Model confidence (mean pLDDT): 81 of 100. Predicted 3D model of a 74-nucleotide RNA (transfer RNA) from Candidatus Uhrbacteria bacterium RIFCSPLOWO2_01_FULL_47_25. The source organism's lineage runs through Bacteria, Bacteria candidate phyla and Candidatus Uhriibacteriota. It matches the Rfam family "tRNA". Its family is annotated with triplet codon-amino acid adaptor activity in the Gene Ontology. From the family's description: Transfer RNA (tRNA) molecules are approximately 80 nucleotides in length. It is annotated as a transfer RNA.
C1' cells in the first nucleotide's frame, strides 16, 4: 500500500430474502425465601442496533463513505 471478516444491553451472542412490540444467556436491582448468606422463585430497570448519508410506505437488516477491531498478502 492491497483484500476479508466483525461493529446490536454492563459482558457473551442471535435476530429467517425489509415488516405485529429489538430479544436469549450471564450479570445488575427489588420481593419473597433463610437467623443471616448462598441456592431457588417471582417481578423489573438497562439500547441513539458503531458514525455520517442514500434508497425504501417501511432498514439492526440493502447501497456508499467514514471510524475502530481482527486475519491474511506485500
Nucleotide at each position: 500500500g492491497g483484500g476479508c471478516a466483525c461493529a446490536u444491553a454492563g459482558c457473551u451472542c442471535a435476530g429467517u430474502u425489509g415488516g405485529u412490540u429489538a430479544g436469549a444467556g450471564c450479570g445488575c436491582u427489588g420481593u419473597c425465601c433463610u437467623c443471616a448468606c448462598a441456592c431457588g422463585a417471582c417481578a423489573g430497570a438497562g439500547g441513539u442496533c458503531c458514525c455520517u448519508g442514500g434508497u425504501u410506505c417501511a432498514a439492526g437488516u440493502c447501497c456508499a463513505g467514514g471510524u475502530g477491531u481482527g486475519c491474511c498478502c506485500a